This is a predicted structure of a 1398-nucleotide RNA (small-subunit ribosomal RNA) from an uncultured prokaryote. RNAcentral holds the sequence, with entries from ENA. The prediction has a mean pLDDT of 85.

[in-house]
RNA sequence: AGAGCGGCGGACGGGUGAGUAACGCGUGGGAAUCUACCCAGUAGUGGGGGACAACAGUUGGAAACGGCUGCUAAUACCGCAUACACCCUACGGGGAAAAGGAGGGGCCUCUUCGGAGCCUUUCGCUAUUGGAUGAGCCCGCGUGAGAUUAGAUAGUUGGUGGGGACGGCCUACCAAGGCAUCGAUCUGUAGCCGGCCUGAGAGGGUGAUCGGCCACACUGGAACUGAGACACGGUCCAGACUCCUACGGGAGGCAGCAGUGGGGAAUAUUGCACAAUGGGGGAAACCCUGAUGCAGCCAUGCCGCGUGUGUGAAGAAGGCCUUCGGGUUGUAAAGCACUUUCAGUUGUGAGGAAAGCAUAAUGGUUAAUACCCAUUAUCUGUGACGUUAGCAACAGAAGAAGGACCGGCUAACUCCGUGCCAGCAGCCGCGGUAAUACGGAGGGUCCGAGCGUUAAUCGGAAUUACUGGGCGUAAAGCGCACGCAGGCGGUUUGUUAAGCUAGAUGUGAAAGCCCCGGGCUCAACCUGGGAACUGCAUUUGAAACUGUUUAACUAGAGUGUGGUAGAGGGUGGUAGAAUUUCAGGUGUAGCGGUGAAAUGCGUAGAGAUCUGAAGGAAUACCAGUGGCGAAGGCGGCCACCUGGACAAAGACUGACACUGAGGCGCGAAGGCGUGGGGAGCAAACGGGAUUAGAUACCCCGGUAGUCCACGCAGUAAACGAUGUCUAUUAGAAGUUUGUGGCUAUAUGCCGUGGGUUUUCAAAGCUAACGCAUUAAAUAGACCGCCUGGGGAGUACGGCCGCAAGGUUAAAACUCAAAUGAAUUGACGGGGGCCCGCACAAGCGGUGGAGCAUGUGGUUUAAUUCGAUACAACGCGAAGAACCUUACCUACUCUUGACAUCCACGGAAUUUAGCAGAGAUGCUUUAGUGCCUUCGGGAACCGUGAGACAGGUGCUGCAUGGCUGUCGUCAGCUCGUGUCGUGAGAUGUUGGGUUAAGUCCCGCAACGAGCGCAACCCUUAUCCUUAGUUACCAACAGGUUAUGCUGGGGACUCUAAGGAGACUGCCGGUGAUAAACCGGAGGAAGGUGGGGACGACGUCAAGUCAUCAUGGCCCUUACGGGUAGGGCUACACACGUGUUACAAUGGGGCGUACAGAGGGUUGCCAACCCGCGAGGGGGAGCUAAUCUCUUAAAACGUCUCGUAGUCCGGAUUGGAGUCUGCAACUCGACUCCAUGAAGUCGGAAUCGCUAGUAAUCGCGAAUCAGAAUGUCGCGGUGAAUACGUUCUCGGGUCUUGUACACACUGCCCGUCAUACCAUGGGAGUGGGUUGCACCAGAAGUGGCUAGUCUAACCUUUGGGGGGACGGUCACCACGGUGUGUUUCAUGACUGGGGUGAAG
Repeated sequence: AGAGCGGCGGACGGGUGAGUAACGCGUGGGAAUCUACCCAGUAGUGGGGGACAACAGUUGGAAACGGCUGCUAAUACCGCAUACACCCUACGGGGAAAAGGAGGGGCCUCUUCGGAGCCUUUCGCUAUUGGAUGAGCCCGCGUGAGAUUAGAUAGUUGGUGGGGACGGCCUACCAAGGCAUCGAUCUGUAGCCGGCCUGAGAGGGUGAUCGGCCACACUGGAACUGAGACACGGUCCAGACUCCUACGGGAGGCAGCAGUGGGGAAUAUUGCACAAUGGGGGAAACCCUGAUGCAGCCAUGCCGCGUGUGUGAAGAAGGCCUUCGGGUUGUAAAGCACUUUCAGUUGUGAGGAAAGCAUAAUGGUUAAUACCCAUUAUCUGUGACGUUAGCAACAGAAGAAGGACCGGCUAACUCCGUGCCAGCAGCCGCGGUAAUACGGAGGGUCCGAGCGUUAAUCGGAAUUACUGGGCGUAAAGCGCACGCAGGCGGUUUGUUAAGCUAGAUGUGAAAGCCCCGGGCUCAACCUGGGAACUGCAUUUGAAACUGUUUAACUAGAGUGUGGUAGAGGGUGGUAGAAUUUCAGGUGUAGCGGUGAAAUGCGUAGAGAUCUGAAGGAAUACCAGUGGCGAAGGCGGCCACCUGGACAAAGACUGACACUGAGGCGCGAAGGCGUGGGGAGCAAACGGGAUUAGAUACCCCGGUAGUCCACGCAGUAAACGAUGUCUAUUAGAAGUUUGUGGCUAUAUGCCGUGGGUUUUCAAAGCUAACGCAUUAAAUAGACCGCCUGGGGAGUACGGCCGCAAGGUUAAAACUCAAAUGAAUUGACGGGGGCCCGCACAAGCGGUGGAGCAUGUGGUUUAAUUCGAUACAACGCGAAGAACCUUACCUACUCUUGACAUCCACGGAAUUUAGCAGAGAUGCUUUAGUGCCUUCGGGAACCGUGAGACAGGUGCUGCAUGGCUGUCGUCAGCUCGUGUCGUGAGAUGUUGGGUUAAGUCCCGCAACGAGCGCAACCCUUAUCCUUAGUUACCAACAGGUUAUGCUGGGGACUCUAAGGAGACUGCCGGUGAUAAACCGGAGGAAGGUGGGGACGACGUCAAGUCAUCAUGGCCCUUACGGGUAGGGCUACACACGUGUUACAAUGGGGCGUACAGAGGGUUGCCAACCCGCGAGGGGGAGCUAAUCUCUUAAAACGUCUCGUAGUCCGGAUUGGAGUCUGCAACUCGACUCCAUGAAGUCGGAAUCGCUAGUAAUCGCGAAUCAGAAUGUCGCGGUGAAUACGUUCUCGGGUCUUGUACACACUGCCCGUCAUACCAUGGGAGUGGGUUGCACCAGAAGUGGCUAGUCUAACCUUUGGGGGGACGGUCACCACGGUGUGUUUCAUGACUGGGGUGAAG
């Protein structure tokens, strides 16, 4: 060192949480037990015997593993002896034990000379007592969910006997119990605790690491051995799985440490060492120990440290932004000076070490200075970690910073890109061309070797409310009573001590938390002490309150007496009116019904009317926020039966009370069943209307039903949306019903107890509205109910029902809201008041025709663009032949037609010719200027390069400015105060009045602002001043005639300044106010007429094409130039106009009267010519001078005679004129000729209230020319308005609202389509479990006549005992049948939810 026998240990340590809702765990108790090793005590340790491994031989098997024969030791095994204690006992007695080993020393001994014996020390062994430790058992209390689990249980509960440590734990017999709404049973979930996380706490969540307990060890069952197991690395059996095999058989169990595979979002090394701590064995040395100590991997967590420090403005470069000035990154960097922790290299170097061996000394033991044990000293000597910690030296800023975020919550902002795309998102929400929200960048913020995300728990959340919520309208009071259990309970004694309360004792493990210290340089971490552990148990007190119990009381409650009111209930009678029907009479054509009708009834006689009869139902008036009842509900009158309430008096009982889960009863209408009844009414149904339709509203009919009896049903907005009971807390006015007193009879007064009921209101409450002694106030008792909206009061299950259905009652899924009350607006086919050419009353038009003009559409190379309900459409455009012009085609230029800067050259400018459509190009001619300090300069032109120019390109939804519109409507606001939690209100509403928020009065408001009005212009009257170009009365002159002339300053007029009108005066009405009505005077009268003037705001109204402007886009073109064309097109539609359709007219002739404007690139006279447009001519005029310029309707007269005309003038032909470079596309006008539609306009629609409508002409701007348009001017010059019902618009007050993009709002259901979850479903496939039966391995126990058998006994035959075998009982797996429950799935089907603009 190895094999075997033997001993002890493998029941500890280590792992895991499947099972378990249980005495499993926690806590506190208890009695009927065991406990190897350890400690203390007592008594022993005597003497014998027979085997079996190893071993040897042989043999089977592939192996695992055996078989047979023979030998052998022991602290292995077995008798015998002994028995202090121990066990049993019938108290006589009986039963049961042991094992030796090791060290040293000596000698009275023996010896085979090896040793044996004896002595001593020590380790053992046996029996037993006690302890310690550990284990087992029992009990109180605590320890999750579901009642859509309500009954469960046969060894079940107890007794007796037996077994056993107690116990139905097991067994035999007997009895019929024990559990449960204080939740049994069943189902599904889960290891429990100390603790941990969170929280102010109470709680809520959780059970990793560390510690205590339990359970498990491939799954299920079983025992053996042992002190201890029914045993993780033991045994046997069954099953599943894996492996080996020679196919006959065998082997295995990482939820030990590493490690592998798989699964997964995800979790480490097949490391070192027993050096330390601990465990097992051993006398010890030592051996074993994946316990443990260390190391490795991982930012997984906690803690600490570093990645430099100081200085450094030219505020460098670069980046980013920019208002182009600059700002920012930023002292940041660079540079200069310094330091060296950490990492690196080299060296040095603790502590973790105590033991143990050896030597010596002392003490104990002993005969002993041997040995052994204890203590001390000396020597020796043990480290996995480990290249340890620490320390020193060296070198150099050297090797070392990231992550998320920047719309609000929430600290931190800009640019670019993108363009409802891509994407973000915790919630709200960002993104549709200027995104602080997407992506990138710069900058910033917060953390930092980390930072974010995801998942989870608690908090905030008083959002399950014990602490600490609610229920009229937000979710929430059972429809209402009675009442068992339960909860709760009046006054006064005594008793007790359960609750409550005080002290003490035990316990509440350690760790953790907390406090005070200590140790690692600090900290994390470790460590000492304390406190705490709010609990449980025992015990001693106290006696107020609650409870128990005793004795009483009368205030709660009830009983009794005589009364009062009442649609309270039930039964039976009875009355009149009305409807209907029937019969009869009279009588004739309609009746009935409606918004209007029709269906219907009627000449077969209706309706109307009269008489009679029948039948059913309901009870007019009284009648009332009146009465009664618990609620539902109850109504003619009478009788009977019956419940309750109330006041009065004050006798009796003596807490008998209140509430009330389950339970039980009542319970409108409608409905159901059986049998009656049926007048009226009337679901369904039929018909007629209405309507787009009308399964409705209206009408004509009409069946169930409505009524009665007996059953069922059990719900309502069963509402006061307000549970029942008790007490307390200001008032006022009614209502109903009692009763007492007073005066002394009245329709009286004063109380009282009240009881009922209604309205208002204080305190208080309430989110507000509101409630308010009938509470929703303040308190108490008990019950019911709620916890976001939808899904859904639905599904499934249970119970009830004849059915209809009721009751109990979810989840998946989905949304970020749903809801209440109040506020401001807006709206209403709501209400009140008021206004407007809003209607009405009138006048004239449009819509029909022709033409003009604008628009749409279409066309086109282009028909440039904009404006589009009112509020676009004779609009931008106050004037498109070219130009304009922005469009199209063609040609052409590129620093450009235009601006600034630079360089060079040249004055600028210009003649002629040629090419071309022209722009333009080429050639050519003339010219040499101005200022000067003589250097040069200014203007202009050309060339060149680049900065730049340029854009009528886009966005009016990026903008400024300007404008339209509501609307010249009367409104819109503010300060202070007051009210309200607040949004807000008040003021500003109310009574009057006005054109007016105009003014007056009142008022918790008082004032003020923007609007209204006024101030401004014009017009109407007068005065003063001034009279030229205007005027002319008087005077004078002159002319055919004319202010023509002298003159005049009177008048008209012109244009400056004044006056005048203010409800000032009078009367009436009114509140004596504001004001209104009437009147006087006056030129004008109640803002005299007209104009300018447009509040806060609305419409993302219009305009980027007037202009300006952010952003984007183009840059030999989307810029510039030129020519020609187009904007003028033309099946059509619309708007606005014009001319007409004629006699109030057309035409001819004659005659009269304006105003306001324009004019020198102009207006143009006289005169002449032309039929005319016009031409010639040229006076005058820079205009009260001249001229445009004869105004026309009108008036007088003639003609036409109702017709497509003597109306109407389009269209077309011809001939002309004028403007202009030019009238072809494409001008206006003139003359001659032509002579269309049209005979007053459908539905519909517009303007206008007085010098207005209508009608008539004149002028001007633009403009070369070109108005039927526009803007002005005057002439002639009406009609009508009863009035506010209706239409439209507006103002104001009020009301409702589910609207706020505000009614063009919001929003419901079906259907179609897509997706999602879910119910039913013939069934199908799993899991779980109950019952019944079959089956029965291993094992244990019982029995055993078979086989085998060392110890003991023996009479040697055998017996006793044992093993094997057999069998029985129990029993795992397994099987069969039938149920329960749960999951998945299923053709088809039901509803639900969500989606884009169906």